Transfer RNA from a Candidatus Fibrimonadaceae bacterium, 72 nucleotides, folded computationally. Model confidence (mean pLDDT): 81 of 100. The sequence was found in a public genome assembly. It matches the Rfam family "tRNA". By type it is a transfer RNA.
RNA sequence: UGCUUCAUAGCUCAAUGGUAGAGCAACCGGCUGUUAACCGGUUGGUUCCAGGUUCGAGUCCCGGUGAAGCAG
Numbered sequence: 001u002g003c004u005u006c007a008u009a010g011c012u013c014a015a016u017g018g019u020a021g022a023g024c025a026a027c028c029g030g031c032u033g034u035u036a037a038c039c040g041g042u043u044g045g046u047u048c049c050a051g052g053u054u055c056g057a058g059u060c061c062c063g064g065u066g067a068a069g070c071a072g
Base pairs, nucleotide, nucleotide: 001071002070003069004068005067006066007065010024011023012022013021018055026042027041028040029039030038048064049063051061052060
């Protein structure tokens, strides 16, 4: 310098262009002599940044930033 992949909840990750979800964590409750485990529920999102296409974008297109890999 070029190419490829990735960036979504506190963490690990899903999501055919059509209401952004799961597990873990946190919080509340149940269970019991108590704790752990287990069970039920709740909260939590500027989908990396900025534009474009579209009735509608996490998803498609352009540019940028960061990370990993490959080539030189």